[in-house]
Context: one part of a larger RNA
């Protein structure tokens, strides 16, 4: 390379949007450009293939015929891919009427708790922990009782449950706004699927600038434990965690460790949103548990397939050295992309 593969063994790019490209429904006529077939015509020599001859055979050489497969030129065919014209409506979308939702953003307001401060009340202790000690506390703690600030979060509901493209999204409200299902016509008439570059989103940390700071808390101090203990437990407590910016980063075990989209292949029960029905059968879109056939080494997957195909597109090719070094690109810096070899086994 061909190939064989990416749930767990090396592999699915964190997510989507789209560019080029590749693939792409039914049908009717045309064309031939791909195909097909057939003719003619090149194709140095050796190589292949047969015979032959030559070294004692062979290899190896001599001499003769022959052939493949692609070129070029012409005719033909017309199924199929293309092109070109034109028809439909199963794919796509687009009106209408309903429906559920922690789907996004701004604004605002609620109650519970902590926390501290002020008052009152009271008088030896709290507090911690397996035991204690820092540590608070007669300069009145801790308790209760009434008030005032502040900042984060939103018990209960809540669920194998819900929306979202993934990251995520949970008190109420108002405004904006994105998607999604479902009925049932009715237009539009392949307008579609992927997607290299590419854009855009993208948890927690971290980073710039100003703010804010109640709890918790990296560092860091002090107390315990221990041979020690740079820890685990404890009392303390700065970054940070909240906010803003048309900020920056661009990584996660970013996971279903399962690309994306089509279509086929038993059934059982649950359960969301909807149609349908007096009701149950039912029907369509999620989400879950089991399991048929089939797959898979195996555990296990099993209409939400790891079954059976088909289209793209990312990735893998022994373990280390390595996600390392060099260069390149982006970043304010951490650092991210991209990404090797010697050597070694």
């Nucleotide at each position: 390379c061909u190939g064989g593969g990416u749930g767990u063994a090396a592999a699915g790019a964190g997510u989507c949007u789209g560019u080029a490209g590749g693939c792409g429904g039914u049908u009717u006529u045309u064309u031939a450009a791909g195909u097909u077939g057939a003719a003619a015509u090149a194709u140095a020599a050796a190589u292949c293939u047969u015979g032959u001859a030559g070294c004692u055979u062979g290899a190896c050489u001599u001499c003769a015929a022959g052939a493949a497969a692609g070129g070029u030129u012409u005719c033909a065919a017309a199924a199929c891919u293309g092109a070109a014209a034109g028809a439909c409506u199963a794919g796509a979308g687009u009106u209408u009427g309903a429906u559920a939702g922690g789907g996004g953003a701004a604004a605002g307001u609620a109650g519970a708790a902590u926390u501290u401060c002020u008052a009152a009340u009271g008088g030896a202790g709290g507090g911690a922990u397996a035991a204690a000690a820092u540590u608070c506390a007669u300069a009145g703690a801790g308790a209760u009782u009434a008030g005032a600030a502040g900042g984060a979060a939103u018990a209960c509901c809540a669920g194998a449950g819900g929306c979202g493209a993934a990251g995520g999204c949970g008190a109420c409200u108002u405004u904006c706004u994105g998607g999604a299902u479902c009925a049932a016509a009715a237009c539009u008439g392949a307008c579609g699927c992927u997607g290299a570059g590419a854009g855009a989103c993208g948890a927690a940390a971290g980073c710039a600038u100003g703010g804010g700071u109640a709890g918790c808390g990296a560092a860091c101090a002090g107390g315990a434990u221990u041979a020690g203990a740079u820890a685990c437990c404890c009392u303390g407590g700065u970054a940070g965690u909240c906010c803003a910016u048309a900020g920056c980063u661009g990584u996660a075990a970013a996971c279903g460790a399962u690309g994306a989209g089509u279509g086929c292949u038993c059934g059982u029960a649950u359960u969301u949103a909807g149609g349908g029905u007096c009701a149950a059968u039912c029907u369509u879109a999620g989400a879950u548990a089991c399991u048929a056939a089939g797959c898979u080494a195996a555990c296990g997957c099993g209409u939400u397939a790891a079954g059976c195909a088909c289209u793209c597109c990312a990735c893998c090719u022994g373990g280390g050295g390595a996600g390392u070094a060099c260069g390149g690109u982006c970043g304010c810096a951490a650092g991210a992309c991209u990404g090797a070899a010697a050597c070694u086994c």